[in-house]
Context: one part of a larger RNA
RNA sequence: CGUAGGAUAUCUGAGAGGAGCUGUCCUUAGUACGAGAGGACCGGGAUGGACGGACCACUGGUGUAUCUGCUGGUCACCAAGAGCAUAACAGAGUAGCCAAGUCCGGCAGGGAUAAACGCUGAAGGCAUCUAAGCGUGAAGCCCCCCUCAAGAUGAGAUAUCAAAAGACCCCUUGAAGACUACGAGGUAGAUAGGCUCCGAGUGUAAGCGCAGUAAUGCGUUCAGCUGAGGAGUACUAAUCGGUCGGCAAG
Numbered sequence: 001c002g003u004a005g006g007a008u009a010u011c012u013g014a015g016a017g018g019a020g021c022u023g024u025c026c027u028u029a030g031u032a033c034g035a036g037a038g039g040a041c042c043g044g045g046a047u048g049g050a051c052g053g054a055c056c057a058c059u060g061g062u063g064u065a066u067c068u069g070c071u072g073g074u075c076a077c078c079a080a081g082a083g084c085a086u087a088a089c090a091g092a093g094u095a096g097c098c099a100a101g102u103c104c105g106g107c108a109g110g111g112a113u114a115a116a117c118g119c120u121g122a123a124g125g126c127a128u129c130u131a132a133g134c135g136u137g138a139a140g141c142c143c144c145c146c147u148c149a150a151g152a153u154g155a156g157a158u159a160u161c162a163a164a165a166g167a168c169c170c171c172u173u174g175a176a177g178a179c180u181a182c183g184a185g186g187u188a189g190a191u192a193g194g195c196u197c198c199g200a201g202u203g204u205a206a207g208c209g210c211a212g213u214a215a216u217g218c219g220u221u222c223a224g225c226u227g228a229g230g231a232g233u234a235c236u237a238a239u240c241g242g243u244c245g246g247c248a249a250g
Base pairs, nucleotide, nucleotide: 001151006161007160008159009158010157011156015148016147017146018145021049022048023047024046025045026044027043033038051105052104053103054102055101059099060098061097062096066092067091068090069089071085072084074082075081109143110142111141116136117135118134119133166244167243168242169241170186171185172184173183174182191237192236193235194233195232196231197230198229200226201225202224207220208219209218210217211216
């Protein structure tokens, strides 16, 4: 921009893409078969591999500043601290993301067929699966399963809306994201931050007291501190506003 007025929401599915794999074991059954050795079809069940999807309760990885320890310089009177050194180094670790973790998938079924196997059956009194006609038959084909999908210009459908509907700008933002887009909100408000509580991490802060000559230990203290998690709470910021959009549809 189009879809012969403008919108919001929900659909249909022309078409397109994805998937399609397979082992072993048990049973049927040591049965059929076979002199024996050996050893099934058909059917039923279990459990794997690789591949794919989703997720983070578990096992773990990461977690660049969440906590702690500690080294050397600088600042610092001591102590307590700050900053720099790859995140100085080291030990842990929430959320998120992830796999090595967890769950799920291929099943089953229908249709038309290939090779092949048949029925009926003439030409050609017989025979013949074929010439007319009718069947069975594959991991393959078309459906069935999953995803996208009306620019499917063949532009579809349903419901609802009103002089506005509705949308956008702007702002707070997100398990959304390069930007855009998409989602949640904008005071009639829990959208983000803050605060409070909880969870979770680290591991018992500082100060003071006690013991010890001291290093240090113990008590106060499962303390102190704390990024992302949950809940609550308008304290802060989403203020105030603006734009597009009609003459009841050529």